[in-house]
Source information: This is a predicted structure of an 86-nucleotide RNA (transfer RNA) from a Candidatus Omnitrophota bacterium. The organism belongs to Candidatus Omnitrophota, within Bacteria. The sequence was found in a public genome assembly. Model confidence (mean pLDDT): 81 of 100.
RNA sequence: GCCGGAGUGUCGAAACUGGCAAACGAUCUGGACUUAAAAUCCAGCGCUCCGUAAGGAGCUUGUGGGUUCAAGUCCCACCUCCGGCA
Numbered sequence: 001g002c003c004g005g006a007g008u009g010u011c012g013a014a015a016c017u018g019g020c021a022a023a024c025g026a027u028c029u030g031g032a033c034u035u036a037a038a039a040u041c042c043a044g045c046g047c048u049c050c051g052u053a054a055g056g057a058g059c060u061u062g063u064g065g066g067u068u069c070a071a072g073u074c075c076c077a078c079c080u081c082c083g084g085c086a
Base pairs, nucleotide, nucleotide: 001085002084003083004082005081006080007079010026011025012024019069028044029043030042031041032040046059047058048057049056050055062078063077064076065075066074
C1' cells in the first nucleotide's frame, strides 16, 4: 500500500428483512430468606434535565456527512482495534 472483519448503556452482548434502540446476562440499588453473611429468590436500573412524587421532556449505536416518511442496519470520508496479502 491492497483486501476483509469489528466498534451499541458501567461491562459483556442481541436487534443481519430499514419500522418502538438497548432484549438477555453481569455489576449496582431495594426487598425476602439467615443469628449474621454467602448462596438463592423477587423487584428496579441507558444518559441528562424538570418534578415532593406519580410522571414528563430531550438525547444516545466510534466521529462527521448523505439517502429515506423512517437508519445500529444502506452509501461516502475519517478514527481505533483484529486478521490476511504484498